[in-house]
RNA sequence: GCCGAUGUAGUUCAGUGGCAGAACGCCAUCAUGGUAAGAUGGAAGUCGAGAGUUCAAUUCUCUCCAUCGGCU
Repeated sequence: GCCGAUGUAGUUCAGUGGCAGAACGCCAUCAUGGUAAGAUGGAAGUCGAGAGUUCAAUUCUCUCCAUCGGCU
């Protein structure tokens, strides 16, 4: 230099046009003589950035950024 993959909650990941979710973690309460395990509830996201298509974009298209891989 060229090609490809990935980017979504603190972490690991689903979701492939129509209200953004799970597990673990975190907080509160319950429960226990106490701790752990357990039960119930809650908070936490401009879906990497910008533009385009569309009535509507996390999802489709383009550019850029970051990480990883391959080729030279």
Model confidence (mean pLDDT): 83 of 100. The RNA shown here (transfer RNA) has 72 nucleotides and comes from a Candidatus Staskawiczbacteria bacterium. Its Rfam family is "tRNA". It is annotated as a transfer RNA.